This is a predicted structure of a 469-nucleotide part of an RNA (small-subunit ribosomal RNA, 3' major domain) from an uncultured prokaryote. The RNAcentral record of the full RNA draws on ENA. Rfam family: Bacterial small subunit ribosomal RNA. The prediction has a mean pLDDT of 86.

Context: one part of a larger RNA
RNA sequence: UGACGGGGGCCCGCACAAGCGGCGGAGCAUGUUGCUUAAUUCGAGGCAACGCGAAGAACCUUACCUGGGUUUGACAUGUAUUGAAAAGCCAUAGAGAUAUGGUGUCCUUCGGGGCUUUACACAGGUGGUGCAUGGCUGUCGUCAGCUCGUGUCGUGAGAUGUUGGGUUAAGUCCCGCAACGAGCGCAACCCUCGUCCUAUGUUGCCAGCACGUUAUGGUGGGGACUCGUAGGAGACUGCCGGGGUUAACUCGGAGGAAGGCGGGGACGACGUCAAGUCAUCAUGCCCCUUAUAUCCAGGGCUGCAAACAUGCUACAAUGGCCGGUACAAAGGGCUGCUAUACCGCGAGGUUGAGCGAAUCCCAUAAAGCCGGUCUCAGUUCGGAUUGGAGUCUGCAACUCGACUCCAUGAAGCCGGAGUCGCUAGUAAUCCCGGAUCAGCAACGCCGGGGUGAAUACGUUCCCGGGCCU
Numbered sequence: 001u002g003a004c005g006g007g008g009g010c011c012c013g014c015a016c017a018a019g020c021g022g023c024g025g026a027g028c029a030u031g032u033u034g035c036u037u038a039a040u041u042c043g044a045g046g047c048a049a050c051g052c053g054a055a056g057a058a059c060c061u062u063a064c065c066u067g068g069g070u071u072u073g074a075c076a077u078g079u080a081u082u083g084a085a086a087a088g089c090c091a092u093a094g095a096g097a098u099a100u101g102g103u104g105u106c107c108u109u110c111g112g113g114g115c116u117u118u119a120c121a122c123a124g125g126u127g128g129u130g131c132a133u134g135g136c137u138g139u140c141g142u143c144a145g146c147u148c149g150u151g152u153c154g155u156g157a158g159a160u161g162u163u164g165g166g167u168u169a170a171g172u173c174c175c176g177c178a179a180c181g182a183g184c185g186c187a188a189c190c191c192u193c194g195u196c197c198u199a200u201g202u203u204g205c206c207a208g209c210a211c212g213u214u215a216u217g218g219u220g221g222g223g224a225c226u227c228g229u230a231g232g233a234g235a236c237u238g239c240c241g242g243g244g245u246u247a248a249c250u251c252g253g254a255g256g257a258a259g260g261c262g263g264g265g266a267c268g269a270c271g272u273c274a275a276g277u278c279a280u281c282a283u284g285c286c287c288c289u290u291a292u293a294u295c296c297a298g299g300g301c302u303g304c305a306a307a308c309a310u311g312c313u314a315c316a317a318u319g320g321c322c323g324g325u326a327c328a329a330a331g332g333g334c335u336g337c338u339a340u341a342c343c344g345c346g347a348g349g350u351u352g353a354g355c356g357a358a359u360c361c362c363a364u365a366a367a368g369c370c371g372g373u374c375u376c377a378g379u380u381c382g383g384a385u386u387g388g389a390g391u392c393u394g395c396a397a398c399u400c401g402a403c404u405c406c407a408u409g410a411a412g413c414c415g416g417a418g419u420c421g422c423u424a425g426u427a428a429u430c431c432c433g434g435a436u437c438a439g440c441a442a443c444g445c446c447g448g449g450g451u452g453a454a455u456a457c458g459u460u461c462c463c464g465g466g467c468c469u
Stems, first nucleotide, its partner, number of pairs: 007469007015459002019422005026313008034304002042053002064299007073122001077121004083115001088103006106113002124288002127286003133282002135277003138273001140271001145184006151160003164175003190265004195233007205222002209220003236259001239253005315415001319374007331362003336355002341350003381412001386407007428451007
């Protein structure tokens, strides 16, 4: 000077408390440990590993295993060299890689180029080291801190400034002060949502005027409105009153779409954890070089006494089922989205209009509302599991896909100790879309809207953090 204390003071945070809903019990999904295995590739390990890398493991992916092959190599550059036997196509053998046979015979400015043979330099490595590294990332933490120049003080380490009195979300600002200034952070500048204005008006809109239709902005037309696009206005404690040190600020009020940071996002200081990543990539050193490289087929990553983590679905009547009926936003679409009509109980099939899309399609939003039924039961709850029959994608669904129909109907009657999330359009609940992607193990992730609460006395206590001592 720091760090720490079951020392003190002050102050914050869904930290506790007050509430609401969960997890921990059941079934299933996913990840992990362990075990097993020829292999079950590798990494991640308290918070900050465990629906994590993986925004898609049947082959491929794929790094693992078994077996079969290759050795200048699947890929790059250079030098020398061979040649038309090139590539491609066909046939045969084979699990395929590949091998053999047939066919085929490139372009040219004639220098050569493309391809190929051989030889040599070399290639190659998801092999090791994240404790040799770059880059990127997590975390404390969106916490309010971390420093510097000059001056001053101190022998010095260092201090001061940054402490103090107020105040703030904030080292935010005010006042004071041997300090005076400055930088990185805070805030603002950026994006988005909320109000209004101006301009514009198609593919969007339709108030008024017409036309037309069983019906529909369908048509003429219109720019009012919604909306889209672009540009502006608006909020600044600006105004009024109380408090305060005449300050910073704070409390109440007016006006206002919005009020004291308006909501949300992006944005993460100096540093900490030899934190994570050599398997995104890059890279030092070490190691392999007829193999730790490379090609192929099949298998494995999906194995299952058990344990943990994260989810989904439930245990029902604020419900299940049946019929009718209403209202979104945000997205995606040409190797694509697919209307319509017909077939099928259905998954889906046939057909093929329109649309590179404010035009057409995905696309019926669901919870909701109206009516009916069930009447507390392991049930008309719940749907696991299993049998059968199918559909689709794909070269191929045995290991190991999703979905549909019929049948089957398991555990489960609200969950011990303990533990998690959330303060408002939030929690809870309900659907919709997207990335990846042939298909899909998505109940995951990332977005969108619909309905829409309860509670906060307070800071003694638990956890984490800031300042002073």